Context: one part of a larger RNA
RNA sequence: UGACGGGGGCCCGCACAAGCGGUGGAGCAUGUGGUUUAAUUCGAAGCAACGCGCAGAACCUUACCAGCCCUUGACAUGUGGAGUUUGGUUACCAGAGAUGGUUUCCUUCAGUUGGGCUGGCUCCAACACAGGUGCUGCAUGGCUGUCGUCAGCUCGUGUCGUGAGAUGUUGGGUUAAGUCCCGCAACGAGCGCAACCCUCAUCUUUAGUUGCCAUCAGUUCGGCUGGGCACUCUAGAGAAACUGCCUGGGAUGACCAGGAGGAAGGCGAGGAUGACGUCAAGUCCUCAUGGCCCUUAUGGGCUGGGCUACACACGUGCUACAAUGGCGGUGACAAAGGGAAGCAAUAGGGCAACCUGGAGCAAAUCCCUAAAAGCCGUCUCAGUUCGGAUUGUUCUCUGCAACUCGAGAGCAUGAAGUUGGAAUCGCUAGUAAUCGUAGAUCAGCAUGCUACGGUGAAUACGUUCCCGGGCCU
Numbered sequence: 001u002g003a004c005g006g007g008g009g010c011c012c013g014c015a016c017a018a019g020c021g022g023u024g025g026a027g028c029a030u031g032u033g034g035u036u037u038a039a040u041u042c043g044a045a046g047c048a049a050c051g052c053g054c055a056g057a058a059c060c061u062u063a064c065c066a067g068c069c070c071u072u073g074a075c076a077u078g079u080g081g082a083g084u085u086u087g088g089u090u091a092c093c094a095g096a097g098a099u100g101g102u103u104u105c106c107u108u109c110a111g112u113u114g115g116g117c118u119g120g121c122u123c124c125a126a127c128a129c130a131g132g133u134g135c136u137g138c139a140u141g142g143c144u145g146u147c148g149u150c151a152g153c154u155c156g157u158g159u160c161g162u163g164a165g166a167u168g169u170u171g172g173g174u175u176a177a178g179u180c181c182c183g184c185a186a187c188g189a190g191c192g193c194a195a196c197c198c199u200c201a202u203c204u205u206u207a208g209u210u211g212c213c214a215u216c217a218g219u220u221c222g223g224c225u226g227g228g229c230a231c232u233c234u235a236g237a238g239a240a241a242c243u244g245c246c247u248g249g250g251a252u253g254a255c256c257a258g259g260a261g262g263a264a265g266g267c268g269a270g271g272a273u274g275a276c277g278u279c280a281a282g283u284c285c286u287c288a289u290g291g292c293c294c295u296u297a298u299g300g301g302c303u304g305g306g307c308u309a310c311a312c313a314c315g316u317g318c319u320a321c322a323a324u325g326g327c328g329g330u331g332a333c334a335a336a337g338g339g340a341a342g343c344a345a346u347a348g349g350g351c352a353a354c355c356u357g358g359a360g361c362a363a364a365u366c367c368c369u370a371a372a373a374g375c376c377g378u379c380u381c382a383g384u385u386c387g388g389a390u391u392g393u394u395c396u397c398u399g400c401a402a403c404u405c406g407a408g409a410g411c412a413u414g415a416a417g418u419u420g421g422a423a424u425c426g427c428u429a430g431u432a433a434u435c436g437u438a439g440a441u442c443a444g445c446a447u448g449c450u451a452c453g454g455u456g457a458a459u460a461c462g463u464u465c466c467c468g469g470g471c472c473u
Stems, first nucleotide, its partner, number of pairs: 007473007015463002019427005026319008034310002042053002064305007073129001077128002079125006087106002091102004109119003131294002134292003140288002142283003145279001147277001152191006158167003171182003197271004202239007211229001216226003242265001245259005321420001325379006337368003342361002347356003386417001391412007433455007
């Protein structure tokens, strides 16, 4: 100088408290440990590993295992020789396939000194080399997590000190903030804070192939047509909020409390933005890269299997245990996205998954496209008309191919479960809770992830205590 203290003082945070809903008990999904296995590829490990890398393992992916094959190699550059393009395609034979052999058809280089001479391409040979998801994240770059969007971290000059260092940055107030004010041997400055950026909330304006009976006319009653941009909306430009105004408090300051006006009020709400550094944190399996190692194999190709195993243990979720509900009927209202090897309407078939068919749409124009809520009826507290696991069976779809190992539908079956011990998590407002919708990945596969809107609460006395953090000592 720091760090630490079951030392002290001050302050903050869903940290506690006050509330609401969960997890921990059940079934299932998913990840992990363990065990098993020929292999169950590898990594991640308190918070900050465990629905994590994986935005999607039937083959592929794939890195693992077994077997069968290749050895200048699937890929790059260079040398020599041979051939002359070459590429696609049909069929057959052997084979699990890779691969090897035969074959049909189509297509068939450029320059040229007319010589395969040059370039290109294919094959052969030898060697330099290729190749490695092999090791080391404790050799590294890059990227990322975390403390933490916490308010801190420093520098120049000056001053003090023998020096390490101190001062500034401490003090009195104040703030979300090292934010600002005042004081002060300090005076200034930088990286952070804030603001500048994006979205939402109000208004004006510009523009109308969306919207509107607002207004006029027609109407098949559908903004459908003519017509029109007033409104809604879309998306460009502006305005608007600054403690600006008033009252009180305060050092007449910073600022604080209340009020007016206002769509919005004291940071308006949300996002993006992450200082100096910490954890030899994570990643050599994104990529790059030093060193080491393999080189007829630790490289390459293929078929099949495995990553999907299952006594068990843990994490994260979904569905429930019901009447604020289940079932049947009726039936209204979104936002944000996506769409051509695509989204697919109307119509028809099927109990349904789905099928047939295909209008329209490269999309403010067409399509995907709501549910909870509301209303009517029924069930009457039961392992039930709750709950849906499991199993049998018949089908549908994708795809060369659903046995290991996909998703979905119908019928039948109808398990555990009656609100969950110790313990523990999230959330302060359009939030929690609850209800659906879309997208990425993707042939197919979502209870995960990322977005979107609908309905829409309770509580906060307070800072003694638990946890984390900041300042002074």